[in-house]
This record gives sequence, structure tokens and C1' cells, in this order.
RNA sequence: GCUAAAUAAAGCCGAACCCGCUGCGAGGCGGGGACGGAAAGCCAUGGUCAUUAAGAGAUAGCCGGGCUACCUGG
Repeated sequence: GCUAAAUAAAGCCGAACCCGCUGCGAGGCGGGGACGGAAAGCCAUGGUCAUUAAGAGAUAGCCGGGCUACCUGG
């Protein structure tokens, strides 16, 4: 450097639910909490969702797609 996602180790993220705040809404933020995750890191391009009815919004831990990456093995 390439490749794989099995193992080990060190870590990381944080479902549902509850409380508070926020948004027209989908949803988001903070705290608690862990169902899980080898990309549960990033990207709103397609599907999907929501709303104003004009622009345009949400979701990456829904699916598809793109990019990048730790350790270890080969």
C1' cells in the first nucleotide's frame, strides 16, 4: 500500500422509554437509560416522511447509493 469483516485488545456510538426545552409538522437538542452496531463516522443523490400551499423541510440507528476510517488477520 491492497484486501477481508471472523477473532483478540483498546476504545467509540447510544435503540426503546422517561423528564425538560424547541418546531406548523416530520423531527431536533440536553439529561437519564441501553436494544443493538465493524462503519450506528460523513454525504440529503433516489426511495420514504412531514408541512406551508409559495419557497422549501426532516430523516444517514429505515432501505438503496457515494466517500473516509481504528485495531487485527492475510

c-di-GMP-I riboswitch aptamer from a Pseudomonadota bacterium, 74 nucleotides, folded computationally. The model forms 88% of the base pairs in the Rfam consensus. NCBI's taxonomy places the organism under Bacteria, Pseudomonadati, Pseudomonadota.